[in-house]
RNA sequence: CCGUGCUAGGUGGGGCGUUAGCGGUGCCCUGUACCUGCAACCCGCUACAGCAGGGCUGAAUUCCUCCCCGAGGCCCGAGAAGGUCGAGAGGGAGCGGCCCACCGGGCGUUGAGGGUCGGAUCCCAUGCGAUGGGUCGCCGGUGAACCGGGUCAGGGCCGGAAGGCAGCAGCCCUAAGCCGAUUGAUCCAGGCGCCGUGGGGCUAUCUGGCCGGAGUCGCGGAGGCCGCCACCCGCGGUCGUUUCCUGUCGACGGGAGGUGCACGG
Repeated sequence: CCGUGCUAGGUGGGGCGUUAGCGGUGCCCUGUACCUGCAACCCGCUACAGCAGGGCUGAAUUCCUCCCCGAGGCCCGAGAAGGUCGAGAGGGAGCGGCCCACCGGGCGUUGAGGGUCGGAUCCCAUGCGAUGGGUCGCCGGUGAACCGGGUCAGGGCCGGAAGGCAGCAGCCCUAAGCCGAUUGAUCCAGGCGCCGUGGGGCUAUCUGGCCGGAGUCGCGGAGGCCGCCACCCGCGGUCGUUUCCUGUCGACGGGAGGUGCACGG
C1' cells in the first nucleotide's frame, strides 16, 4: 500500500418554552438528514442519552475536539410611536364667583356720582266707605179643635110673650212663634280701599325741591385672585409593536489536529 471480516462511532443540529436539571413530544431557525409505536393537567431519565423494537453505513470526501464566520432566538438597558389603568389641578382649554376700571359700549352739562330737606314703599292706632254676619224696629205672609177676639147660619137654654143669654162649624182678625223682603239703627269681623287723620320707622329701593359741577355703570374684551373639571400637554404603573447598544446561546458553511482491532498478500 492492497484485500477480507469486525468494533467504536454515525444515521442531523440549534434557539425558545417546560424542568431542580437533562433528553423527547410543542413553537421557531437551519436545510433534506433510516423505519414503527408512545408522550402537555405529558413521557423517559440523572445521562455524550428519550423509552421499546427493527434496518443501513462503518475507519472513511466518516466521526470527534478546538477556532473563525454567522441565519436566528433570548436576557438586561435606552429610545420612538401607540393601547390601557391611575394619581395630581403643574401648564393650556372649558365653567362659575369675586376684584379692577386698561380698551370698547350704555347713561351724563337737556346736569353724573355725591350732599341736604321732604315724600312713597313698611309697621301701629283710628275715622270714613264697602263687604259679610248677628240683634232690634218698620213691612208682607203664616199663625189657636176647646182653654184668644169679632161676627156667629143651624141648633140649644131661660121666658106666657116681648125679649134675653151662652155659643160649635164657617168667615174675618190677632198673641207667642215661624218664614221672607227691604230699608233704618246698632254690634262684631277682616288677605277689602288710586280714601282720610295721628304716631313710629327710615337699613334698603324709588322719587320731588335745592346745593354742586364730571363723572358713573359694570354689558363685552383684557388683566388679577379663588374654586370646579382630567378634554389636551406633562407625571407614574402596565401591555404588546418597533429601533438601537451591550451580553449570551448558536444552525449552515470554512479551517486545524486526531481517527481502532484481527487475518492474508
Molecule: Bacterial large signal recognition particle RNA
Organism: Phycisphaerae bacterium